[in-house]
Predicted 3D model of a 157-nucleotide RNA (glmS glucosamine-6-phosphate activated ribozyme aptamer) from Vagococcus allomyrinae. NCBI's taxonomy places the organism under Bacteria, Bacilli, Lactobacillales, Enterococcaceae, Vagococcus. The coordinates come from a structure-prediction model, not an experiment, and the mean pLDDT is 76. Rfam family: glmS glucosamine-6-phosphate activated ribozyme aptamer. Rfam classes the family as a riboswitch. About the family: This entry contains a glucosamine-6-phosphate activated ribozyme that is found in the mRNA for GlmS. GlmS is an enzyme that uses fructose-6-phosphate and glutamine to generate glucosamine-6-phosphate. The ribozyme catalyses self cleavage of the glmS mRNA that is thought to regulate GlmS activity.

RNA sequence: AUUUUAUGGAUAGCGCCAGACCUAUUCGGUUUUGAUGUUUAGGUGACGAGGACAGAGUUUAUCGAAAUUUCGGCGGGUGACUCUAGGGACUGCACUCUAAAGAUUAAGUCUAAAAAAUAGCUGUGAGGCUAUAACAGAAACUUGAUCAGGCAGAUAG
Numbered sequence: 001a002u003u004u005u006a007u008g009g010a011u012a013g014c015g016c017c018a019g020a021c022c023u024a025u026u027c028g029g030u031u032u033u034g035a036u037g038u039u040u041a042g043g044u045g046a047c048g049a050g051g052a053c054a055g056a057g058u059u060u061a062u063c064g065a066a067a068u069u070u071c072g073g074c075g076g077g078u079g080a081c082u083c084u085a086g087g088g089a090c091u092g093c094a095c096u097c098u099a100a101a102g103a104u105u106a107a108g109u110c111u112a113a114a115a116a117a118u119a120g121c122u123g124u125g126a127g128g129c130u131a132u133a134a135c136a137g138a139a140a141c142u143u144g145a146u147c148a149g150g151c152a153g154a155u156a157g
Stems, first nucleotide, its partner, number of pairs: 014075004019071001020044005027037001047064003054084006085098004090153004102147008117132006
């Protein structure tokens, strides 16, 4: 270093790389400087915030930052939709939502991190790692405000 087994921990912008680009290297020979290509081995390939509690199915699964390879591909996935089931006035349908389970709206809370810049370490190199000070939006929660309660039946608390 590789393989197998066992145990523990962490992670859903999570994991992986055969396209592509880049580095070193072999062969080759080009307009002498390194062409097109080729061998072997490597590098890049999503920055955080947020998100599960019923079952089944479908599916290109929320928010912004950065820069434009965060391209392209594969797998997975807490999202969304449909049905069932369930919550919401005494019941049913309708309507509306999803287990803190009616809608709309206001305010507040909620530690962004990368990138860039500077500096350092590491590697032949492409690159990798660390430190410095910032700047989001959605969702969620809290506190209010406004609105809905139709049709049928039952009841008189």